[in-house]
RNA sequence: CCACCAUCCAGAGCGGCCGAGAGAUCUGGCUCGACGACGCCGCAGCAACCCGCGGUCCCUGCCUCACGAGGCGGGCGACCGGCCGAGGGUGCUACCGCCAGGACCGAUGGAGG
Numbered sequence: 001c002c003a004c005c006a007u008c009c010a011g012a013g014c015g016g017c018c019g020a021g022a023g024a025u026c027u028g029g030c031u032c033g034a035c036g037a038c039g040c041c042g043c044a045g046c047a048a049c050c051c052g053c054g055g056u057c058c059c060u061g062c063c064u065c066a067c068g069a070g071g072c073g074g075g076c077g078a079c080c081g082g083c084c085g086a087g088g089g090u091g092c093u094a095c096c097g098c099c100a101g102g103a104c105c106g107a108u109g110g111a112g113g
Stems, first nucleotide, its partner, number of pairs: 001113002004110005013043005021032003025102005044093003049089003052084001053081005058075007097105001
């Protein structure tokens, strides 16, 4: 960069630096902002997408056996769980992606090329 899948009305802020715009884009609204927004950095937190963790099922190896079964493992198999959040990779922490309309718009995660 390309195409695919899922999610986007829940949740979670303090400090330092900076200094004028910011809430992606266009139009119209609404809001935040010199009582310092946005951004950057640090710390803290939220959440549960991936890893992990636990459970059930399936596949499978070895061992024991009174042949009924039992025990110990493996799976780069499926599904379920947030009353699993210790840990790892991301992400997120004003307003529903701020709202309405528009654009085969955007953001985040996962797996692939």
Overview
This is a predicted structure of a 113-nucleotide RNA (SAM riboswitch aptamer (S box leader)) from Cellulomonas sp. The organism belongs to Cellulomonas, within Bacteria. Its mean pLDDT, the model's own confidence on a scale to 100, is 80.